Annotation:
The RNA shown here (c-di-GMP-I-GGC riboswitch aptamer) has 75 nucleotides and comes from a Campylobacterota bacterium.

RNA sequence: UGUGUCAAAGCCAAACCUGUUGCGAGACGGGGACGGAAAGCCACGGGUCUCACGCAGACAGCCGGGCCGCCACAG
Numbered sequence: 001u002g003u004g005u006c007a008a009a010g011c012c013a014a015a016c017c018u019g020u021u022g023c024g025a026g027a028c029g030g031g032g033a034c035g036g037a038a039a040g041c042c043a044c045g046g047g048u049c050u051c052a053c054g055c056a057g058a059c060a061g062c063c064g065g066g067c068c069g070c071c072a073c074a075g
Base pairs, nucleotide, nucleotide: 001074002073003072004071011036012035016031017030018029019028020027021026034061040067041066042065044064045063046062047059048058049057050056
């Protein structure tokens, strides 16, 4: 620097249940694992969604992009 077939160390945690919070989309904590090689972070482009429709918001586990990183393999 490239790749993610196998293995391994560790990591995250969908649906659902539950507590708190928000008008809401949702967010956070606990339980729980469908999955994930960035399912780590960033709303930059597209997209979807919400609303008290405004100079407003949500989703990074929808796609692309940017930044950083673990393991293995190859150079």
The sequence was found by an Rfam model in a public genome assembly.